This is a predicted structure of a 532-nucleotide part of an RNA (large-subunit ribosomal RNA, domain I) from a marine metagenome.
The RNAcentral record of the full RNA draws on SILVA.
The coordinates come from a structure-prediction model, not an experiment, and the mean pLDDT is 84.
Context: one part of a larger RNA
């Protein structure tokens, strides 16, 4: 010093477990905020560092219901109480809510100072004043009044808009109209009742969807973009003004303005002039009111098993039962339908919510012909030059559609569209507005599910994680789960200054002993046994 064996020490794999994650599916909810949010600081306990819960009425207060034996959070102990007169608990309403935060009496380096104790500022309404500028008007000034401001994951609308990247470079082009800013609103949003589509047949608002189709197109015709119409679902819904006319009110010289009434349409329609039918049923709308359904936010009831043995302990084995509209699923000292919380089914609100009928209550509001050819039928509009943008369409033969300049009809014998453009033909009426379901999301709330993970996995975070800890900042960003059925967590003795260990005693097990269930490898030791 090598090698075998044996028993250790170390380390924390392995299998096992699971408070945590992950994904999915239904339902609900989709919004808080000047009544002062969302986030936080500081405080509130008998003893209180923290983390929870609460606000100076501070580990709580008050009503109203549920519950029915303990209770004073995690979280032990010491100490003090509370509670069958009903407590802790659970649930609705409510009060109280320190300071800072939109922060709003001024100010400020949040969480603080000041003082005259204040709605600061926008917008609204009344007052008062009041210029250039005669009236006025802008402006100022008081007062009243809580609209509005701020945050909030994701979906939606509209503004501004890259680049990496592909093109096997690289400019058109493409990534992309993405991604990132900003503005805006909802539970959805946006669209939406054809100046539409088609094509000789016809359709009949819009959304989504499969299909058409990777088809027609477009493209340095290169990458690469990439459609519509039919046709099959989904879901269904229609409405209002504006103008001719008429009436009223203002002011009137005329133009007018402001109410009412009247009209909304494409086989053109309406005004106008006339006919006719029909007056009270049925129907619609509506913040706010009745009375009760139903649902949500606590909860009630809720069947059935013993025995032997083996065990530290039966739920496993063995023998014989029983329930079941209950044999999900947790838990009980090892695997439970029948032990314990549930489950199935049935019941349940005083108090708030929500839900859509239903009563009242107010309001709303009829339809046909016919005739004329005199009025109306959205103008700086549509179209047209330029120049851009957007349609799948990169300027092309380039329509439809939007903006920016510049121009500029027509009036129903009009006007538009049907991919240049003409003509026939055919569709439809712009230049006014509203509109639910069918679709999107899920930060939130419960109910369930998973050939998802299982502590280097699964979220960064099963654990006091966005923490320690880094960086000036912005931002980056960890490790770390497991005694035992129960602490029964080692009295008491020895050894030692402690730490550490030897015995005793607990326990089924201390080689489960708190540095604790299982303990793999590297590595370190002891023993014996051999080889030099």
């Nucleotide at each position: 010093a090598g090698c075998u064996u044996a028993c250790g020490a170390u380390g924390g794999a392995u299998a096992c477990c699971u408070u945590g994650g992950u994904g999915u599916u239904c339902a609900g909810a989709a919004g808080c905020g000047a009544u002062g949010a969302a986030g936080g600081g500081c405080g509130u306990g008998g003893c209180u560092a923290c983390c929870a819960a609460c606000g100076a009425a501070a580990u709580g207060u008050u009503u109203c219901g549920g519950g029915g034996a303990a209770c004073u959070g995690g979280a032990a102990g010491c100490g003090a109480g509370u509670u069958u007169u009903g407590a802790u608990c659970c649930g609705a309403a409510a009060g109280u809510a320190c300071c800072c935060g939109a922060a709003u009496a001024a100010g400020g380096a949040a969480a603080c100072u000041u003082c005259u104790u204040g709605a600061a500022c926008u917008a609204c309404u009344u007052c008062u004043u009041g210029a250039a500028u005669u009236c006025a008007u802008a402006g100022a000034g008081a007062a009243g009044a809580a609209a509005g401001a701020g945050c909030g994951a994701a979906c939606c609308c509209g503004g501004u808009g890259a680049a990496u990247u592909g093109a096997a470079a690289c400019a058109u082009c493409u990534u992309a109209g993405u991604a990132a800013c900003c503005g805006g609103a909802g539970g959805a949003a946006a669209a939406g009742a054809a100046a539409g589509c088609a094509a000789a047949a016809g359709c009949g608002a819009u959304u989504c969807u499969c299909u058409g189709a990777g088809u027609a197109g477009c493209g340095g015709c290169g990458a690469g973009c990439g459609a519509a119409a039919u046709g099959g679902g989904a879901c269904c819904a229609g409405u209002c003004u504006a103008a001719a006319c008429c009436c009223u009110a203002u002011a009137c010289u005329u133009u007018a303005u402001a109410g009412g009434g009247g009209g909304u349409u494409g086989u053109g329609g309406g005004a106008c002039a006339u006919u006719c039918u029909a007056a009270a049923u049925a129907a619609g709308a509506u913040a706010a009111g009745a009375a009760g359904a139903u649902g949500u936010u606590a909860g009630a009831u809720g069947a059935a098993a013993c025995g032997a043995a083996u065990u530290g302990a039966a739920u496993a084995u063995c023998g014989u039962a029983c329930c079941a509209u209950a044999g999900u699923c947790g838990g009980u000292g090892a695997a439970a339908g029948u032990c314990c919380a549930g489950u199935a089914a049935u019941c349940g609100a005083a108090a708030a919510c929500a839900u859509a009928a239903u009563c009242a209550a107010u309001c709303u509001a009829a339809g046909a012909g016919u005739g004329u050819a005199u009025c109306c039928c959205a103008a700086g509009u549509a179209g047209g030059g330029a120049g851009g943008g957007a349609c799948a369409c990169g300027u092309g033969a380039a329509a439809c559609c939007c903006c920016u300049c510049u121009u500029g009809a027509a009036u129903u014998u009009g006007c538009g569209a049907g991919g240049a453009c003409c003509a026939c033909c055919u569709c439809g009426u712009a230049a006014g507005a509203c509109u639910a379901a069918a679709u999107a999301u899920u930060a939130c709330u419960g109910a369930a599910c998973a050939a998802c993970c299982g502590a280097u996995a699964g979220u960064g975070a099963a654990c006091c994680a966005g923490u320690a800890c880094c960086g000036u900042g912005a931002g980056g960003g960890a490790a770390a789960g497991g005694u035992g059925a129960a602490a029964a967590g080692a009295a008491c003795c020895c050894c030692g200054g402690g730490a550490g260990g030897g015995g005793a005693g607990u326990g089924a097990a201390a080689u489960a002993g708190a540095a604790c269930a299982u303990g793999a490898a590297a590595u370190c030791g002891u023993a014996a046994g051999u080889u030099u």